RNA sequence: AUUACGUCGACUGGAGAGCGGUCAGCCAGAACUGACCCACCGAAGGGGCAACACGCCGAAAGCGUGCAAACUCUCAGGUAACCCGGACAGAGGGAGAGGC
Numbered sequence: 001a002u003u004a005c006g007u008c009g010a011c012u013g014g015a016g017a018g019c020g021g022u023c024a025g026c027c028a029g030a031a032c033u034g035a036c037c038c039a040c041c042g043a044a045g046g047g048g049c050a051a052c053a054c055g056c057c058g059a060a061a062g063c064g065u066g067c068a069a070a071c072u073c074u075c076a077g078g079u080a081a082c083c084c085g086g087a088c089a090g091a092g093g094g095a096g097a098g099g100c
Base pairs, nucleotide, nucleotide: 007094008093011090012089013088018038020037021036022035023034024033025032039079040078041077045075046073047072048071052066053065054064055063056062
């Protein structure tokens, strides 16, 4: 210097599930906010598990440790439209200083 992966930010796309009930606030009303209750969703985040590897053991069995996901759980988050959030993907960029 270039390329790839990773990483950072912007742009584009981006699913699912109750316009639930009660009380209170606000309000003409609805919506919204808070608390409680019931029913749901999985694609922020988070938890769990395999093959396999390693260790204990002469070997086996058994035990232990490490280990993945879009699987699974549903803690968290979310459940009319809009807004917000959103794993992941696309194309194109940054990587200096300062601040936190």